[in-house]
Predicted 3D model of an 84-nucleotide RNA (c-di-GMP-I riboswitch aptamer) from Calidifontibacillus erzurumensis. The RNAcentral record of the sequence draws on Rfam. The organism belongs to Calidifontibacillus, within Bacteria.
RNA sequence: UUCUCGAAAUGGCAAACCUAUCGAAAGGUAGGGACGCAAAGCUACGGGCCUAAGGUUAAAAACUACGGUCGCCGGGUUCCCGAA
Numbered sequence: 001u002u003c004u005c006g007a008a009a010u011g012g013c014a015a016a017c018c019u020a021u022c023g024a025a026a027g028g029u030a031g032g033g034a035c036g037c038a039a040a041g042c043u044a045c046g047g048g049c050c051u052a053a054g055g056u057u058a059a060a061a062a063c064u065a066c067g068g069u070c071g072c073c074g075g076g077u078u079c080c081c082g083a084a
Stems, first nucleotide, its partner, number of pairs: 006081001012037002017032006035071001041077003045074003048069003054064003
């Protein structure tokens, strides 16, 4: 110096819920608010899960992503600190 790991310290992010707003919905965005998080930073690349406007269907049900979820998991990538 780098990697692994995660004690301490400086800080960081922000679940549920409420309000406003976008959206067919799932869900997103902003403000408030903290359940938690060592990547709970970014990325939809792989898997899983959610929704079904539109489409399929004689009808009903049902199926379907080009929609979404990174705080579901994995991969890729960037990064603060310096004990064992």